Two RNAs folded together computationally: RNase P RNA and transfer RNA, 480 nucleotides in total. Rfam match: Bacterial RNase P class A. Rfam links the family to the GO terms ribonuclease P activity, dimeric ribonuclease P complex and tRNA processing.

[in-house]
RNA sequence: CAAGUAGAAUAAAUGAUCGCGGCUGAGGGCUUGCCCCUCAGGUGAGGAAAGUCCGGGCUUCACAGGGCAGGAUGCCGGAUAACGUCCGGUGGAGGCGACUCCAAGGAUAGUGCAACAGAAAUAAACCGCCAGAUGAGUUCAUGCAGUACCGUAUGCGCAUUCGAUGGAAGCCAUACCGUAUUGCAUGAGCUUGUCUGGUAAGGGUGGAAAGGCAGUGUAAGAGACUACCGCCUGCACGGUAACGGGCAGGGCACAUGUAAACCCCAUCCGAAGCAAGGUCAAAUAGAAAGCGUUAAAGUCUGCCCGACGAGCUUUCAGGUGGACCGCUUGAGGCUGCUGGCAACAGCAGUCCUAGACAGAUGAUCAUUUACGACAUAACCCGGCUUAUCGUUCUGCUUGCUUU
RNA sequence: CGGCGAUUAGCGCAGCCCGGUAGCGCAUCUGGUUUGGGACCAGAGGGUCGCAGGUUCGAACCCUGCAUCGCCGACCA
Numbered sequence: 001c002a003a004g005u006a007g008a009a010u011a012a013a014u015g016a017u018c019g020c021g022g023c024u025g026a027g028g029g030c031u032u033g034c035c036c037c038u039c040a041g042g043u044g045a046g047g048a049a050a051g052u053c054c055g056g057g058c059u060u061c062a063c064a065g066g067g068c069a070g071g072a073u074g075c076c077g078g079a080u081a082a083c084g085u086c087c088g089g090u091g092g093a094g095g096c097g098a099c100u101c102c103a104a105g106g107a108u109a110g111u112g113c114a115a116c117a118g119a120a121a122u123a124a125a126c127c128g129c130c131a132g133a134u135g136a137g138u139u140c141a142u143g144c145a146g147u148a149c150c151g152u153a154u155g156c157g158c159a160u161u162c163g164a165u166g167g168a169a170g171c172c173a174u175a176c177c178g179u180a181u182u183g184c185a186u187g188a189g190c191u192u193g194u195c196u197g198g199u200a201a202g203g204g205u206g207g208a209a210a211g212g213c214a215g216u217g218u219a220a221g222a223g224a225c226u227a228c229c230g231c232c233u234g235c236a237c238g239g240u241a242a243c244g245g246g247c248a249g250g251g252c253a254c255a256u257g258u259a260a261a262c263c264c265c266a267u268c269c270g271a272a273g274c275a276a277g278g279u280c281a282a283a284u285a286g287a288a289a290g291c292g293u294u295a296a297a298g299u300c301u302g303c304c305c306g307a308c309g310a311g312c313u314u315u316c317a318g319g320u321g322g323a324c325c326g327c328u329u330g331a332g333g334c335u336g337c338u339g340g341c342a343a344c345a346g347c348a349g350u351c352c353u354a355g356a357c358a359g360a361u362g363a364u365c366a367u368u369u370a371c372g373a374c375a376u377a378a379c380c381c382g383g384c385u386u387a388u389c390g391u392u393c394u395g396c397u398u399g400c401u402u403u
Numbered sequence: 404c405g406g407c408g409a410u411u412a413g414c415g416c417a418g419c420c421c422g423g424u425a426g427c428g429c430a431u432c433u434g435g436u437u438u439g440g441g442a443c444c445a446g447a448g449g450g451u452c453g454c455a456g457g458u459u460c461g462a463a464c465c466c467u468g469c470a471u472c473g474c475c476g477a478c479c480a
Base pairs, nucleotide, nucleotide: 001399002398003397004396005395006394007393008392009391010390012368013367014366015365016364017363018362020044021043023041024040025039026038027037028036029035030033046374050385051384053383054382055381056380057379058273059272060271061270065305066304067303068302070269071268072267073266074265075089076088077087078086079085090104091102092101093100094099105264106263110262111261112258113257114256126203127202128199129198130197131196132195133194134193135192136191137190138189139188140187141186142185143184144183145182146181147180148179149178151176152175153174154173155172157171158170160169161168162167211229212228214226215225216224230252231250232249233248234247235246237244238243277325278324279323280322286316287315288314289313290312291311298308299307318479319478320477332351333350334349335348336347337346338345339344404476405475406474407473408472409471410470413429414428415427416426423460431447432446433445434444435443453469454468455467456466457465
């Protein structure tokens, strides 16, 4: 310098003018209300105020609860008022790395589901491999028989050829040997069909096919056997634990996946919500239906037990829609110190910082390079999730360059 | 402000609980019937199951986060 990764801050500032909501003070008004008007001072939205997804405070429901059902959470330890949040670790996944992600208990408690494809889906013989039986084809070997031919021996003769003669060649028959071929029988090999059996190594289907891989072994194969890896069991060691590495044993079973399917196990949860709820004031008109009156209505809201209990619910009609409290000082903010790896806790100092009820933050001008996002409190807090223009800072990683 | 519900074809709705091919009615289009139209008969087309991510072999369906639309809620007696 580039690329990346983790985290933090900011969410325009200053001045002038006009305007709005609370608060305090002063003055004024009359309908004497903490009402209205005027002036001054000081103050007035967010990191998410949002979605309403979790948790808690607070308030009411019977100062009477218990059980079931239902819901939520799910590695371990810690933090906390509490949590599904946060911090630190374990295991797994991704990345060269900084680092990031994980609803991460149980599939030997039981049940369900696994479409299509495939021979077979929780269970296997379709192809393939091997053995045996049997049928067909073919090749080879041996034996027997037939046919053909060469050769040898013997015999019979002589029309034919050669030769002066001896004779020779040739022809015919028989025997023997050899060769070729045909048929039959036996044996062996190969190919192929059928049947029986063995085999899960190989092929093919699928997300998933009965631990993986290499060797031994075998008719072919197979944890059948052996080494390594994986799995299970036990032992001791380290660690608070999750877990880790080690040793020994088991040849691998109860056999795969799914629990964001029912379910099992452990832990937690009463319900409703500030339109909760309380005080004061104002006004009015009741009617109908249902349930119930000593336990079978109703009350803690699904069910049961227990307790309290004489009224309760719905519809139509009617009236009022005023004021105050709740309401903002709080598990509060900031700074420093201490403990802790951290989340966080403790102590000291300091600060007070919206509280409306038709609902307040805006407009104009000037300057700063110059307005620019997402979005406006409504009882309050702790988180999560989602939206978001731009700017700045810090730690770390990888690569390149220079010194 | 608080509490609930819904989203599937142009419209109205099933299917979701308990995962395996997306369906019904009306509407649209084509053909038949009719002199022609309507009605009727036969057939066809039309879908990112609101969006995104996850679990799973596989998601309209299960889980999570968003978006849009709708409903209910004052007090007295």